[in-house]
Order: sequence, then structure tokens, then C1' cells
RNA sequence: GAUUUAUAAAGAAGAGGCGAGAGAUUAGGCUCACUGACCCUCUGGCAACCAUCCACGAUUUCGGGAAAGGUGCCAAGUCCUACCCACUGCGGGAACUAUAAACA
Repeated sequence: GAUUUAUAAAGAAGAGGCGAGAGAUUAGGCUCACUGACCCUCUGGCAACCAUCCACGAUUUCGGGAAAGGUGCCAAGUCCUACCCACUGCGGGAACUAUAAACA
């Protein structure tokens, strides 16, 4: 990277380093950024997909709680729009993307 399934309006920042772009891709918009963004490292945190543990209710696998292990994540709804449906407007869905688990 391919395939399948699930989730994506919630949540969670400080320090140090670097030094100019960044927000996945294309386009438009909007936003973040020399009061130092993005990225990297450390520390801290969030969450609960997998693993683990707890005990209860259902009843054979689902729901609840904990969380120090494996990942992930910590501006804005996946930042918004683009395709379809609806529409004065608000909206719903799909695709893409991201993450997890499984599989060859």
C1' cells in the first nucleotide's frame, strides 16, 4: 500500500530545539503563524480501538467501571465547500481522508 469491519459535532498543553510556511491531495474560502506556527524531542494529558483487570445487569456475547500495557490523539466538525437528496435558510447522505482491529 490492498481488502473487510468499526469510529470520526465530545475530549486533552507546557518546556526546549529549529526557523517559514502550515491546516492530507486539486480548486475556492476561511483560519493558524516571526508575540515563532508546522515539524522534532522531553514531560504532561485525553480517549477507550486492541490487550488486561473489576464487578453487576442482561444472557453467550452485549452493556457498565478501572486503566500503569500496544496504538492513536491533544486549533477550528475530517476547518468549510465540491458529488447526491432536500432547502428561503438550517439539514441529511455518499465519497475521500484519518485511526483502530482483523486478514493475505